[in-house]
Context: one part of a larger RNA
RNA sequence: CUGGGCGUAAAGGGUACGCAGACGGUUUUUCGCAUCUCCCGUUAAAUCCCGAGGCUCAACUUCGGAACCGCGGGAGAGAUGGAUAAACUAGAGGAUGGACGAGGCAAAUGGAAUUGCUGGUGUAGGGGUUAAAUCCGUUAAUAUCAGCAGGAACACCAAAUGUGAAGACAAUUUGCUGGGACAUUCCUGACGUUCAGGUACGAAAGCGUAGGGAGCAAAAAGGAUUAGAUACCCUUGUAGUCUACGCUGUAAACGAUGGAUGCUGAGCUUUGGCAGUUUCGACCCUGCCAGAGCUGUCUACUUAAGUUAACACCUUAAGCAUCCCGCCUGGGGAGUACGGUCGCAAGACUAAAACUC
Numbered sequence: 001c002u003g004g005g006c007g008u009a010a011a012g013g014g015u016a017c018g019c020a021g022a023c024g025g026u027u028u029u030u031c032g033c034a035u036c037u038c039c040c041g042u043u044a045a046a047u048c049c050c051g052a053g054g055c056u057c058a059a060c061u062u063c064g065g066a067a068c069c070g071c072g073g074g075a076g077a078g079a080u081g082g083a084u085a086a087a088c089u090a091g092a093g094g095a096u097g098g099a100c101g102a103g104g105c106a107a108a109u110g111g112a113a114u115u116g117c118u119g120g121u122g123u124a125g126g127g128g129u130u131a132a133a134u135c136c137g138u139u140a141a142u143a144u145c146a147g148c149a150g151g152a153a154c155a156c157c158a159a160a161u162g163u164g165a166a167g168a169c170a171a172u173u174u175g176c177u178g179g180g181a182c183a184u185u186c187c188u189g190a191c192g193u194u195c196a197g198g199u200a201c202g203a204a205a206g207c208g209u210a211g212g213g214a215g216c217a218a219a220a221a222g223g224a225u226u227a228g229a230u231a232c233c234c235u236u237g238u239a240g241u242c243u244a245c246g247c248u249g250u251a252a253a254c255g256a257u258g259g260a261u262g263c264u265g266a267g268c269u270u271u272g273g274c275a276g277u278u279u280c281g282a283c284c285c286u287g288c289c290a291g292a293g294c295u296g297u298c299u300a301c302u303u304a305a306g307u308u309a310a311c312a313c314c315u316u317a318a319g320c321a322u323c324c325c326g327c328c329u330g331g332g333g334a335g336u337a338c339g340g341u342c343g344c345a346a347g348a349c350u351a352a353a354a355c356u357c
Base pairs, nucleotide, nucleotide: 003329004328005327006326007311008310012325014201015200016199017198021194022193023192025088026087027086028085030083031082033081034080035077036076037075038074039073040072041071042070049065050064051063052062053061054060091191092188093187094186095184096183097182100179103177104176105175106174107173108172109171110154115149116148117147118146119145120144121143125136126135162169163168206247207246208245209244210243211242215241216240220236221235222234223233258324259323260322261321262320263319266295267294268293269292270291271290272289273288274287275286276285306313307312330357331356332355339350340349341348342347
């Protein structure tokens, strides 16, 4: 429980697409379903409310009146919502154009480094730590030079950067492909917003099959430390990390802030586009549109209004409003039990109660 809320107190779904539903731009016509006005009927009596009366008062009771809501019938109004018909262009979409980016998928290529192997030089140490030891090394290590192999990741550029719905995305080139912004104002003509259920995507870890395996490294082993040391430190090291296909479907999946639309004072930086100015052409400069950030020490200059419990937020709002969805309702028990659905499993989703404070 017809209330109030959801950045941090409980509470925004991980993200998108989208059926039903809810809500929806401007002008006119008609209808009169919703809506509104009036009239009639009905809504038993008692009760409740108002006025008057009767018991000495009151409770109680008698009489009269009134009223709300609903339903049925009739007459009317035509704003708003709805339906109908016609039209519009400010929302939305399309077309054309030149730019943009680590957006996605695939293939090819590259250099540095680690490791291993082969060969040369060279000789007794190397490695590691607070200190050591386990460990490697005279079957020639470490170091150094040359060559080969293989796997993974891409220094500088690189940021207040960019892109993507989110997860996320960074060597180079090529192919295929998604996207928004800007400009023209040419076309369609409300085609829109949100979305229960549904569908798709979804880090890492994990699972299945087949490969691959350089480095790193759960588990495991050894050496130390310690009272102990199932750890922190060291030496090794298997799954895994990588690829293909399939599954899992969770994260502090965070801006701890759902999406859409409109409005609200100022300055600065930056990305993309356009216009103006200038120029041989640009850069610079000025303005507009769309994003990403900031207003910090010196310093009053987080700033105004507003909001907020405060912290803080402030045109990317947590301000002012509207629409739609999700969610919360004291702590623990518990995101558990049971049941169901999904999954190979791990488990995920849905989700209580007793009891207790």